[in-house]
């Protein structure tokens, strides 16, 4: 000097997933989601279909390898790195106003270059 784990602070990242009250614990709410569900308008429909997410597809390198997609430096473009899992209904769900029902968790320290083109704050 690097690397890896662990703790603890702060100061962030991805996500809807934050904040309030209360409790010995269970709990009530709430920012911000998500499903269900007429008119009209779409669909004509078992090779079952759909829903939550970015996360589908493709191929005999298959504990792989690519790829629709997503995420990253406040913003958009390039580049570049990373993610591309999980689960749920159960033959049923197109949009959908009333109006119904659900979520409001988890993880993480990667978080960069070069361009463009806005706001802002001081000074004149």
């Nucleotide at each position: 000097a690097u690397c890896u784990a662990c703790u603890a602070a702060a100061u962030g990242c991805c996500g809807a997933a934050u904040c309030c009250c209360g409790u010995a614990a269970c709990g009530g709410g709430u920012a911000c989601g998500g499903a269900g569900g007429a008119a009209c308008c779409g669909u004509u429909c078992u090779u079952g279909g759909g829903g939550u997410g970015a996360a589908u597809c493709c191929u005999u390198u298959u504990u792989a390898g690519g790829u629709a997609g997503g995420g990253u430096u406040a913003u958009c473009c390039u580049u570049g790195c990373c993610c591309g899992a999980a689960c749920c209904c159960g033959u049923c769900a197109g949009c959908u106003a009333a109006c119904u029902c659900c979520g409001g968790a988890g993880g993480c320290a990667a978080a960069a270059a070069g361009g463009a083109g806005a706001g802002g704050a001081u000074g004149g």
This is a predicted structure of a 124-nucleotide RNA (c-di-AMP riboswitch aptamer (ydaO/yuaA leader)) from Desulfotomaculum nigrificans.
Lineage of the source: Bacteria > Bacillati > Clostridia > Eubacteriales > Desulfotomaculum.
The same sequence occurs in records of 2 taxa.
The RNAcentral record of the sequence draws on Rfam and Ribocentre.
Model confidence (mean pLDDT): 77 of 100.